A computed fold for a 476-nucleotide part of an RNA from Pinus albicaulis, annotated as small-subunit ribosomal RNA, 5' domain. Its Rfam family is "Bacterial small subunit ribosomal RNA". Its mean pLDDT, the model's own confidence on a scale to 100, is 82. The organism belongs to Pinus subgen. Strobus, within Eukaryota. The full RNA is in RNAcentral, with records from SILVA.
Context: one part of a larger RNA
């Protein structure tokens, strides 16, 4: 003396950007946060007098949900940071070359009968596809005698054509693996490991690899500090510092973990999956007691905990996702209001003039001197303020504005709406009176205060700083 996601007294006028549960990764009531195609499919409905276009839709069936959004409990680890590798895979894109012939069977939905309170279900028939499935055709593979195995799907248009599908090759991005190296704290933790470390065989994976098993060796680590404990996401940065160098990892933005606790796989190009599944715990809800639902570290928001940290707001207008040919449609991500002096920065709370040097405060040597050109007067002015009127951009053809009647612009009116706060022995800028008398009380340190206290209270002026001011805590 500088900083903060800060709290606290006291005070408080305004705009603009920014921040914001640091503690209970506690426990949640309510609304909502992920859907989307009818131009893949057979039913069904409305709507019409009927036909037909149209519209809606439960089912099948594609896609998409592994993003984007939280949070930071675990993690001293190839997790992260930074440099390399080689034995991998990659939906959607973007480029190349080939291809799509034939067929017949079924399940939902729905009819029909039937358990169950509910959740959700049995049996029986029926039926469609870009759903599933056989023949055929064939790049690739395996293989060596032959045999064997393995692909396609179609929508919309008059129509050109466009949109989908299949194999294969390549890029792009993106993931998975390996490695060198870095990466706090303790020896009042010195040993330590049995799939342990290394081989061969089989097996498993998108791929290496004890990843996994049989079998055989008996290794492998460790003071260059292992195990073990206890602490912690890493990191680009942030603060203070002239550097060295300490200390942190809020907001943004990389990577990685989690997702009531633990455990498991299914789908799928990816997940061992926040708002999927299936198991067992716990802990609420419902129930007919026979079974059943659920899961804010999404976004508001409630209890609870604390010194502490916000509205159940507004819109899909912009940017970006998802789906869809397209229209659109979903989006609590984002874009924006709105509370909060929480931080940073802007402004304003007036200006000129004006001595009878006023009344009044306090001081005092009783002569004045001080607050003090300050008030009062007087002159001009509206930054803000209150009150009309016009009113935007953010969208580079056109349409489309949540914000928002907002910023800005232009009238009227009046100086009118607007200063606290905390010091004053010395460190350290600021000094007198009163009042108390080791009491009351101050105080970071020295330390005051026991009768005239520049250290207490108050009160006059002063001083610092100013919409803030002190004070605590924490760091330098």
């Nucleotide at each position: 003396g500088g900083a903060u996601g800060a709290a606290c007294g006291c005070u408080g006028g305004u705009g603009g950007c920014a921040u914001g549960c640091u503690u209970a990764a506690c426990a949640c009531a309510u609304g909502a946060a992920a859907g989307u195609c009818a131009g893949a499919c057979g039913a069904g409905a409305a709507g019409u007098g009927g036909u037909g276009u149209u519209u809606c839709c439960a089912g099948u069936g594609g896609u998409c949900g592994g993003c984007a959004g939280g949070u930071g409990a675990g993690u001293a680890a190839c997790g992260c940071g930074u440099a390399a590798g080689a034995a991998c895979c990659u939906g959607c894109c973007c480029u190349u070359g080939g291809g799509a012939g034939g067929g017949g069977a079924a399940c939902a939905a729905u009819g029909a009968c039937u358990a169950g309170a509910a959740a959700u279900g049995g049996u029986u028939g029926c039926u469609a596809a870009u759903a599933a499935c056989c023949c055929a055709u064939a790049g690739g593979u395996u293989g060596a005698g032959g045999a064997g195995a393995a692909a396609a799907a179609g929508g919309a248009g008059g129509a050109a054509u466009c949109c989908a599908c299949c194999c294969a090759a390549g890029g792009a991005g993106g993931g998975g693996c390996u490695u060198g190296u870095g990466u706090a704290u303790g020896a009042u933790u010195a040993g330590u490991u049995a799939g342990u470390u290394g081989g061969u065989g089989a097996g498993g994976c998108a791929a290496u690899g004890g990843c996994u098993u049989a079998c055989c060796a008996a290794g492998g680590u460790g003071a260059c500090u292992a195990u073990c404990a206890g602490u912690a996401g890493c990191u680009c940065g942030u603060c203070c510092g002239a550097g060295a160098g300490g200390a942190u990892g809020a907001u943004c933005a990389g990577c990685c973990g989690c997702a009531c606790u633990g455990g498991g796989a299914c789908u799928g190009a990816g997940g061992c999956a926040c708002a999927g599944c299936c198991c067992a715990g716990a802990c609420u809800c419902c129930u007919a007691u026979g079974g059943g639902a659920g899961g804010c570290a999404g976004c508001a928001g409630u209890g609870g905990g604390g010194a502490a940290u916000u509205u159940u707001c507004c819109a899909u207008a912009a940017u970006g996702g998802g789906a869809a040919a397209a229209a659109u449609c979903c989006u609590g991500a984002c874009a924006g209001a709105g509370a909060a002096a929480u931080g940073c920065c802007g402004c304003a709370u007036g200006a000129a003039g004006g001595c009878a040097g006023a009344a009044g405060g306090g001081c005092c040597a009783u002569g004045g001197g001080u607050c003090a050109u300050g008030a009062a007067c007087u002159u001009a002015u509206u930054u803000u303020c209150u009150u009309g009127g016009a009113g935007a951009a953010u969208a580079a053809a056109a349409a489309u504005g949540a914000u928002g009647g907002u910023a800005u612009u232009u009238g009227a009116g009046g100086a009118a709406u607007a200063a606290g706060c905390a010091u004053a022995a010395g460190c350290u800028a600021u000094c007198u009176c009163u009042g108390u008398a080791c009491c009351a009380g101050c105080a970071g340190c020295c330390g005051c205060g026991g009768u005239a206290a520049g250290a207490c209270a108050a009160a006059g002026g002063a001083u610092g700083u100013a919409a803030g001011u002190g004070u605590u805590a924490u760091u330098u």